[in-house]
RNA sequence: GCAAAGCCGUCGAAAGACGGUGACGCAGAGCUACGGGGCUACAGCGGAACCUCCGCCAUGCUCGCCGGGCCGCCA
Numbered sequence: 001g002c003a004a005a006g007c008c009g010u011c012g013a014a015a016g017a018c019g020g021u022g023a024c025g026c027a028g029a030g031c032u033a034c035g036g037g038g039c040u041a042c043a044g045c046g047g048a049a050c051c052u053c054c055g056c057c058a059u060g061c062u063c064g065c066c067g068g069g070c071c072g073c074c075a
Base pairs, nucleotide, nucleotide: 001026002025006021007020008019009018010017011016024064030070031069032068034067035066036065037062038061039060044056045055046054047053048052
């Protein structure tokens, strides 16, 4: 210097994000979804059957999961 969980508010179908509060941690917890991993499944497709449910699916999310790339403060 940053700020996990929790709590409050806003956005979102969700995952989650943002703001406030709060510190579990971090000496790159800065940026980048490029590779792998993880999370979600509105729409779409398929199925069931009766108002909803199940399955598939990233184009959504995660850089505080790992790796790569980029840039970098103080002593």

Background: The prediction has a mean pLDDT of 85. Predicted 3D model of a 75-nucleotide RNA (c-di-GMP-I riboswitch aptamer) from a soil metagenome. The RNAcentral record of the sequence draws on MGnify.